[in-house]
Predicted 3D model of a 206-nucleotide RNA (Group I catalytic intron) from Sphingobium cupriresistens.
The prediction has a mean pLDDT of 79.
Rfam family: Group I catalytic intron. For this family Rfam cites "Crystal structure of a group I ribozyme domain: principles of RNA packing" (Cate et al., Science, 1996). Rfam's curators write: Group I catalytic introns are large self-splicing ribozymes. They catalyse their own excision from mRNA, tRNA and rRNA precursors in a wide range of organisms. The core secondary structure consists of 9 paired regions (P1-P9).
Taxonomically the source falls in Sphingobium (Bacteria, Pseudomonadota, Alphaproteobacteria, Sphingobiaceae).

Formats: sequence, C1' cells, structure tokens
RNA sequence: CAACGGACUUAGACCAUUGAGUGCGCGUGGGGAAACCCGCGAUGUAGAACUGCUCAAAUUCGGGGAAACCUUUCAAAUGGCAAUCCCGAGCCAAGCCCGGAAGGCUAGCUUUCCGGGAAGGUGUAGAGACUAGACGGGCAGCACCUACCCUCCGGCUUGCCGGAGCAAGGUGAAGGGAUAGUCCAGACCACAAACGCCCCUUCGGG
Repeated sequence: CAACGGACUUAGACCAUUGAGUGCGCGUGGGGAAACCCGCGAUGUAGAACUGCUCAAAUUCGGGGAAACCUUUCAAAUGGCAAUCCCGAGCCAAGCCCGGAAGGCUAGCUUUCCGGGAAGGUGUAGAGACUAGACGGGCAGCACCUACCCUCCGGCUUGCCGGAGCAAGGUGAAGGGAUAGUCCAGACCACAAACGCCCCUUCGGG
C1' cells in the first nucleotide's frame, strides 16, 4: 500500500541493519565479432523470469567444511543446532557420442542386445517408507537479442564506411541437502531415565 491476501527464494527470530542464495542496477578482470558468458567487490533494489511431450532409474560405503542462532564468558575460545558448500569409491531411467554382435531392408539406413564415454543424478529428509512430477535429465516449440565470415547494393578517402540478406550464436533466475503429498520411532504437549556446567543429544511409554 483502505481491509484480507500478498511483497524473489530459503532457514530462523519475534529483541536486533538476522544468516545464506538468485536476478536487475553500480564498479572491475577475463573470453567472444556481438548478443552474451565466467569471476571478483561494495551495496541499492525485487518489474520480468514462457509452453508442450517424455524419463522416474540408481537411491550405497566412507570423508572434509559451515553462517546466523542457542549455551557459556567481561569478551572470546570450547560445546550444540543447522540453512547449506563439497571430495573419494560405487551405482543410474530416457536421450546423446564411440566400439562390437545379431537381424531386417537394399548400399546406406534401421531394430535389438552387449561394452565403454560425456553431461546430469545418487550419496545430501526429521531416522526413514511410498506416490507423483519439477525448479531436475531429454526432445521440441515460442518470445526477445546479436551480424564475425559470406552474398548483393550504395558512397568515396580504392580499401574503408553505411544498408539489406543469410546460416549460426545467446537469454527465458535461484528454491528438490525431500518440492507437492501420504505415512511414520518423528515434530508438537507433559512426565520418566541416561549423558552434560549449560545448551543439547539419546531413549521409554502416554
């Protein structure tokens, strides 16, 4: 902002300019012809961030970090919780790339299977189980942006500028370290036990 609802995401707090993340804006380094992409810094801000089809598998064993916040303290350290940042090994649906085998058609396509590879995922929920599909993987479409090379036209300073066309390139945020749900020793309420200075953690039934 009339009220309600709502104010980019996430975890908190209800005392405080709360921590972390994303886009846009500002400054700056690198790549690119450009659009744009990657990184760093300070901090202002929240307008925008499309649609269809398809996949649902692995979901394991180890390991390294962590803010705000809670406890303690004069303050810190220590301890705790945890939004989350990752590493090694193993494993993985559909699609893609490479190799091989078998078959079908007709000389290069195609189907199935096996092995390998890249991206991505799993590991990584509140201990966790299951379902779905998405903010994930794949294939398209749509919208907007870009003109190096090449072709054509024009200008004149004769090798440069301007215009048009072209394939091609880019953008369409983050949230899935459980998203939406169902379940559940969970969470929530009180009590009991163990550990502890505290915070907390484990555990028992109600």